Annotation
Predicted 3D model of RNase P RNA and transfer RNA as a complex of 392 nucleotides. It holds a member of the Rfam family "Bacterial RNase P class A". It is annotated as a ribozyme. Its Rfam clan is "RNaseP clan".

RNA sequence: AAAGCGGAACAGGUGGUCGCAGGCAUGCAGGGCAUGCUUGAGGAAAGUCCGGACUCUGAGGGCGUGGUGCCGGCUAACAACCGGAGGGGGAGACCCCUGGAAAGGGCCAUAGAAACGGAAACCGCCCCAUGUGGGCAAGGGUGGAAAGGCGAGGUAAGAGCUCACCGGCAAUGGAGUAAUCCAUUGUUCUGGUAACCCCCACCAUGAGCAAGGCCAAGCAGGAAGGGUUAUUAGGUUGCCCGCCGAAUCCCUUCCGGGUAGGCUGCAAAGAUAAAUGGCCAUCGAUCACAAAAUCCGGCUUAUCGUUCCGCUUUCUUU
RNA sequence: GGGCGCGUAGCUCAGCAGGUUAGAGCGCCGGUCUCACAUACCGGAGGUCGGAGGUUCAAGUCCUCCCGCGCCCA
Numbered sequence: 001a002a003a004g005c006g007g008a009a010c011a012g013g014u015g016g017u018c019g020c021a022g023g024c025a026u027g028c029a030g031g032g033c034a035u036g037c038u039u040g041a042g043g044a045a046a047g048u049c050c051g052g053a054c055u056c057u058g059a060g061g062g063c064g065u066g067g068u069g070c071c072g073g074c075u076a077a078c079a080a081c082c083g084g085a086g087g088g089g090g091a092g093a094c095c096c097c098u099g100g101a102a103a104g105g106g107c108c109a110u111a112g113a114a115a116c117g118g119a120a121a122c123c124g125c126c127c128c129a130u131g132u133g134g135g136c137a138a139g140g141g142u143g144g145a146a147a148g149g150c151g152a153g154g155u156a157a158g159a160g161c162u163c164a165c166c167g168g169c170a171a172u173g174g175a176g177u178a179a180u181c182c183a184u185u186g187u188u189c190u191g192g193u194a195a196c197c198c199c200c201a202c203c204a205u206g207a208g209c210a211a212g213g214c215c216a217a218g219c220a221g222g223a224a225g226g227g228u229u230a231u232u233a234g235g236u237u238g239c240c241c242g243c244c245g246a247a248u249c250c251c252u253u254c255c256g257g258g259u260a261g262g263c264u265g266c267a268a269a270g271a272u273a274a275a276u277g278g279c280c281a282u283c284g285a286u287c288a289c290a291a292a293a294u295c296c297g298g299c300u301u302a303u304c305g306u307u308c309c310g311c312u313u314u315c316u317u318u
Numbered sequence: 319g320g321g322c323g324c325g326u327a328g329c330u331c332a333g334c335a336g337g338u339u340a341g342a343g344c345g346c347c348g349g350u351c352u353c354a355c356a357u358a359c360c361g362g363a364g365g366u367c368g369g370a371g372g373u374u375c376a377a378g379u380c381c382u383c384c385c386g387c388g389c390c391c392a
Base pairs, nucleotide, nucleotide: 001314002313003312004311005310006309007308008307009306010305012283013282014281015280016279017278018277020040021039022038023037024036025035026034027033028032042289046300047299049298050297051296052295053294054208055207056206065204066203067202068201069200070084071083072082073081085098086097087096088095089094099199100198104197105196106193107192108191122140123139124136125135126134127133128131148166149165151163152162153161167189168187169186170185171184172183173182174181175180212264213263214262215261221255222254223253224252225251226250227249229246234244235243236242319391320390321389322388323387324386325385328344329343330342331341337375346362347361348360349359350358368384369383370382371381372380
């Protein structure tokens, strides 16, 4: 210098001017105006994908359902973060993935003899007494996947049948908190799929600020007191008047629940029609994605660019 | 603001606990019939299954993230 890897910060600044919302002070006034001061979006405010706070709800327990998933730590909690283990990719810095398939069930199309059961044999190999016989799975073929891989011995041909190396699994010993690693010995080495059911471990009652709390017109309801006899039912002798009484009615007061509505929940921005903007000048340019609505911790997605830190590889120079 | 659901041909819908080449009706195009049109009959085209990643041998279907649309809650 070029190419790249990991991480972090900023997100136009300054000045002028005209506005917007909240708060405070002062003044005028009447339920708002004026003036002054002060505060006023983001790294994602977004998606609502996780986790909490907060609130109501649920006696307790079980089933079911959902989530997380190598190990350890951190945390209020988490799928976040930190460190480690194993596997994979890259020349490297570095990046990506992660429980269990001999507990059980299901599925594995087409092709293929055969797709799970230690079953089966299409081409093939071998033996003999050549038959409706016996042995085998090396090689070929099908398939994403077919009796651990490869070499040697062995054999009629073959086969972990035997042996060396490599891999898997188990036991023992050692290291480590653990995942796991190392060594030795043994091994009857018996597909894939759990982002299919399931098993194991752990977590979760459910709903969400349009949660919830407080105040509370009107209408309807209840209680007490008072009023009137207009209406209607009753009593007072069968009928009428009158009287009584108060079911209905009218008035007043009170009661519980509670609608409209209001206040709160609500915040070191913060409303309930919901504010944070426009113009000009200048610095270098016209500037990205995009804007709070209960609040926090993460993840994911969108994003013009600028700057800084650490590191890798190659080339050149000293 | 919060909570749910749905995207398959031009339109309306199927597509089974993942399997060979994704179907149906209407519509469209061509042909037969007719003087011509319609009907009827025959044939045909038309789909990156909303988009992108992942799981799997294999994805319209399962998982994750985006995009669009619809419904409910004072």